[in-house]
Formats: sequence, C1' cells, structure tokens
RNA sequence: GCGGAUUUAGCUCAUUUGGUAGAGCGCCACCUUGCCAAGGUGGAGGUGGCGGGUUCGAACCCCGUAAUCCGCU
Repeated sequence: GCGGAUUUAGCUCAUUUGGUAGAGCGCCACCUUGCCAAGGUGGAGGUGGCGGGUUCGAACCCCGUAAUCCGCU
C1' cells in the first nucleotide's frame, strides 16, 4: 500500500423486504427475610465509532473518515 471483518446501554451481544432500538449481567428503588445471600416487581441508562448523502422515514442503502483484528504484497 491492497483486501476482509468488527465498531449498537457500564460489560457481553441481539436487532435484514428501511418503519418510533432490545436481551443477559451490572446499577437504583421496592417486595420477601431477624440480617445477608438467593428470589420477585419496577426503573434509569444508547440515537447505533465520527462526518455527510439518499429517502416521507436509515443501526440497516451510498460516499468519506477513525480505531481494533486477520490476511496479502
């Protein structure tokens, strides 16, 4: 330098004919218990690496760019 993969909640990951973004763990509150743990219920938390474009509408399509990993020269 070239090619490929990945980038979504604190962490690990889902989310395909484009249609208002989810789970587990963790965190907070409450219930349960004499206390802890376990269990139960509820809640907060992301505009989806970054910037643009297309579209009525984009995590998903297009362009550029950054980081990490793999391969090639």

The RNA shown here (transfer RNA) has 73 nucleotides and comes from an uncultured Clostridia bacterium. Model confidence (mean pLDDT): 81 of 100. Rfam family: tRNA. It is annotated as a transfer RNA.